[in-house]
Molecule: Lysine riboswitch aptamer
Organism: Sporolactobacillus sp. THM7-7
């Protein structure tokens, strides 16, 4: 002074991310339960099949009025906390859930795993969901950070003998976070 190194500590992108907790709105003319009719033999987690067990003619399930009247997930503010693959999703694969069992689905949670997304935001479709809120998945759309490369430029500062030559600024277009920025460790090579 170059090169390699999922090597080590620190950072940066912004309506940045995840969680916790108070308020407050929604939930909701809602569910639980209670009363009156009606019907008249079943009912009991999502589906499906076995099994047990309870309720029910003193009328269960099921409509219909009436009286009652919550709370969850999820949202909006504030406020702490961790951090920038922060998180998020899909597959595998353990547990746990709602009478057992099997079996799909659902939900929550935990992975020596694995793939894909840099980040937020607009729209369309699907999808859970009370919900026109919000997630999420695909797809488009600019924006906006990082690196490369190209092309302009001296406008501010710095650099250099001098030249846009570096540094820096704009502009295209391409990558993708195992990434990028600085610092240091190792290891080689001049």
């Nucleotide at each position: 002074u170059g090169a390699a190194g999922c090597g080590a500590u620190a950072g940066a992108g912004g309506u940045g991310c995840a969680g916790g907790u108070u308020u407050c709105a929604u939930g909701a003319u809602u569910a639980a339960g209670c009363c009156g009719u009606a019907c008249g033999a079943g009912a009991a987690g999502g589906g499906u099949g076995a099994a047990g067990u309870u309720c029910u003619c003193u009328g269960a399930c099921u409509g219909c009025g009436g009286c009652g009247g919550a709370a969850a997930g999820g949202g909006a503010a504030g406020u702490c906390u961790g951090c920038c693959g922060a998180a998020g999703u899909c597959c595998c694969u353990c547990g746990c859930g709602g009478u057992u069992c099997a079996u799909c689905a659902c939900g929550c949670g935990g992975g020596u795993g694995g793939g894909c997304u840099g980040g937020a935001c607009c729209u369309g479709c699907a999808u859970u969901g009370a919900a026109c809120a919000a997630g999420u998945g695909c797809a488009g759309g600019g924006c906006u950070g990082u690196c490369a490369c190209a092309c302009u430029g001296u406008g501010c500062g710095g650099a250099u003998a001098u030249c846009a030559u570096c540094u820096c600024a704009g502009u295209g277009u391409g990558g993708a976070g195992g990434a990028c920025u600085a610092u240091c460790c190792u290891u080689u090579g001049c």